[in-house]
RNA sequence: GACAACGGCAAACCGGCCGCGAGGCCGGGACGCAAAGCCAUGGGACUCGCUUGCUGAGUUCGCCAGGCCGCCGAA
Numbered sequence: 001g002a003c004a005a006c007g008g009c010a011a012a013c014c015g016g017c018c019g020c021g022a023g024g025c026c027g028g029g030a031c032g033c034a035a036a037g038c039c040a041u042g043g044g045a046c047u048c049g050c051u052u053g054c055u056g057a058g059u060u061c062g063c064c065a066g067g068c069c070g071c072c073g074a075a
Base pairs, nucleotide, nucleotide: 001072008033009032013028014027015026016025017024018023031062037068038067039066041065042064043063044060045059046058047057048056049055050053
């Protein structure tokens, strides 16, 4: 980050499975994405528990930021 190229990922929703739950996985499916690759490190939002706070444990990376890695090569 281009009316470029090879490609890649996959929202909502549906089906199946797991989880108390947020949600996750697999298949279908494409809303979109130049990192929509990875990391829960700092925020935010969400869930569960309790002694309700110098709170605990989780979820979300396609909420923001940050870190690490990656394809191509016009301006």
Overview
RNAcentral holds the sequence, with entries from MGnify. A computed fold for a 75-nucleotide RNA from a soil metagenome, annotated as c-di-GMP-I riboswitch aptamer. Its mean pLDDT, the model's own confidence on a scale to 100, is 88.